About this RNA: A computed fold for a 102-nucleotide RNA from Sporanaerobacter acetigenes DSM 13106, annotated as SAM riboswitch aptamer (S box leader). Its Rfam family is "SAM riboswitch aptamer (S box leader)". Gene Ontology term of the family: regulation of gene expression. The sequence is in RNAcentral, with records from Rfam and Ribocentre. Its mean pLDDT, the model's own confidence on a scale to 100, is 86. Taxonomically the source falls in Sporanaerobacter acetigenes (Bacteria, Bacillota, Tissierellia, Sporanaerobacteraceae).
[in-house]
């Protein structure tokens, strides 16, 4: 980097450093000197694991290996249903994470 697969409307900081960016790309919209990226401690969570107990596939406990901690994956793209023509819904497609595989 490529492919398979399951999951994305719940959750989690008034804490140090740091010092101008950030929310994946468009086009929006928005956070930020009342402190952005990162990195350190904290917290969430339970996908992989571990143990118990069950008995084909769960059920609870830890947390070791990832992950996460403004806003529905922030809202859109691309098709489609409905109607008040602008909203609303569904469904891919991007993209994020996990475990597998090449």
């Nucleotide at each position: 980097c490529u492919c398979u697969u399951a999951u994305c409307u719940a959750g989690a900081g008034u804490g140090g450093u740091g010092g101008a960016g950030g929310g994946a790309c468009u086009g929006g919209c928005c956070c930020g000197a009342u402190g952005a990226a990162a990195c350190c401690c904290a917290g969430c969570a339970g996908c992989c694991u571990g143990u118990a107990c069950a008995a084909c596939u769960g059920u609870a406990c830890a947390a070791g290996g990832u992950g996460c901690u403004a806003a529905u994956u922030c809202c859109u793209g691309c098709g489609g249903u409905a109607u008040u023509u602008a909203u609303a819904c569904c469904g891919a497609g991007a993209g994020a994470u996990g475990a597998g595989a090449g």